Model confidence (mean pLDDT): 76 of 100. Two RNAs folded together computationally: RNase P RNA and transfer RNA, 412 nucleotides in total.
């Protein structure tokens, strides 16, 4: 110096000018004015998990169904997230990626090719029977198909072979020993037929449901139901009868207020933790908050540019997008010392 | 804001692991004297994208982009 890795900031300052949303103060009968100081984001998004909150069902719970998640430990309010860590795979290396239970619990399914896709006999080798065509019976060593073909090599065996036996390698069970665990895997033993479960399933753990357009209260209207009455309205002069009124309840649209901005908050300091993370102490909170819906536009200068992008209950992640500018660790190869 | 559906030829569809059915139009070819009608051919190689699981993926899974319903408010 080059090339890389891993974490992690910031998201254009400054000044001026004219706008706009809510908040305080002062004024005003009001309407308004008028000054102060304030008004997106690391993703505000996608709506992909998890949870507060609100309504429904439920005495409470548990089974069935149906979803979800799936190495092990912690971690949190949860969680399919994070953080350690085990196994695999990749890098030369820092370090990065896995949906990673179980196929020995049963099922199904491996097109085309091939004899044959899982209780292998098509050729081919071998024995017996036939003069012989040709039957029977033994064999997985050789052909050749395929993504995959009974575990590979070499020796001994045998009629021909064959884990039939042997040695090595490889792979299943059962496990000493460490370790909370997952794992790790001595000695021994055994030769036991593949793939797929992001396929049915089986094993363990979970989960009720609808969402702020949820709801909750308040107003006039307006409707349905009950109830009480009356001769006090109106049809109709009388009974019946119905409408009307009064009084409760309730159900829609409609308008307005909450919901909705103090929260699992946010910054500092100091403890515990390898870490996520958790405690304690002080501090702010004028850290947006609308209901057709604000957060903008110009001008100057900073050398020059200005990414993805715009809140709508609110958290906590995760995934998707992003121009450029920076910081610290650590690896690798050149070259110098 | 919230919730669900769906993408397959020029248009309309079937096809839920084994290599894309059929209608329509389009284009050639028979028939006719010349058309029509009617018959025969004839096209998907990125199944909306990009990864993943599998020997194999339109099909299953995970992210993305697009479109169309359905609950509301204003004109």
């Nucleotide at each position: 110096u080059g090339a890389g890795u891993a974490a992690g900031u910031c998201a254009g300052g400054c000044a001026g000018u004219c706008g706009c949303g809510g908040g305080c103060a002062u004024u005003g009968u009001a309407a308004g004015a008028u000054g102060c100081g304030u008004g997106a984001g690391g993703a505000a998004a996608g709506u992909c998990c998890g949870g507060g909150c609100u309504c429904c069902a439920c005495a409470g719970a548990g089974c069935a169904a149906g979803g979800g998640u799936g190495c092990c430990g912690g971690u949190u309010a949860a969680c399919g997230g994070c953080c350690g860590g085990u196994g695999g795979a990749g890098g030369u290396g820092a370090c990065u990626c896995c949906a990673a239970g179980g196929a020995u619990a049963g099922u199904g399914c491996a097109a085309c090719a091939g004899a044959a896709a899982a209780u292998a006999a098509a050729c081919g080798c071998c024995g017996a029977a036939g003069c012989a065509a040709u039957u029977u019976g033994g064999u997985a060593a050789g052909u050749g198909u395929g993504g995959a073909a009974a575990u590979g090599u070499g020796a001994g065996g045998u009629a021909a072979g064959a884990g039939c036996u042997c040695a090595c390698a490889g792979g299943g069970a059962a496990g000493a020993u460490g370790g909370u665990a997952a794992c790790u895997g001595a000695a021994u033993u055994c030769c036991c037929g593949u793939g797929u479960a992001a396929a049915c399933c089986c094993c363990a753990c979970u989960c009720g449901g609808a969402g702020c357009a949820a709801c909750a209260u308040c107003g006039a209207c307006u409707g349905u139901g009950c109830a009480a009455c009356u001769a006090a309205g109106c049809c109709u002069g009388c009974u019946c009868g119905g409408c009307a009124c009064u009084g409760c309840a309730c159900g829609a649209a409609c308008g307005a207020u909450g919901g909705c901005a103090u929260g699992a908050a946010c910054a500092g300091u100091c403890g515990g933790g390898u870490a996520a993370c958790c405690g304690a102490c002080u501090g702010u909170c004028a850290c947006a908050g609308a209901u057709a819906g604000a957060u903008g536009a110009c001008u100057g200068u900073c050398a020059g540019a200005u990414a993805c992008a715009g809140a709508a209950c609110c958290c906590g992640g995760c995934u998707u997008a992003u121009a450029g500018a920076c910081u610290u660790g650590c690896u690798c190869c050149u070259a110098u010392u | 804001g919230g919730u669900g559906u769906c993408a397959u030829a020029g248009c309309c569809a079937a096809g839920u692991g084994g290599u894309a059915a059929g209608g329509c139009a389009a284009g050639g070819g028979a028939c006719u004297g010349c058309a029509a009608c009617u018959c025969c051919c004839u096209g998907a190689c990125u199944c909306c994208c990009c990864a993943g699981u599998u020997c194999a993926a339109a099909u299953c899974u995970g992210g993305g982009u697009g479109a169309c319903a359905c609950c509301u408010c204003c004109a």
It holds a member of the Rfam family "Bacterial RNase P class A". It is annotated as a ribozyme.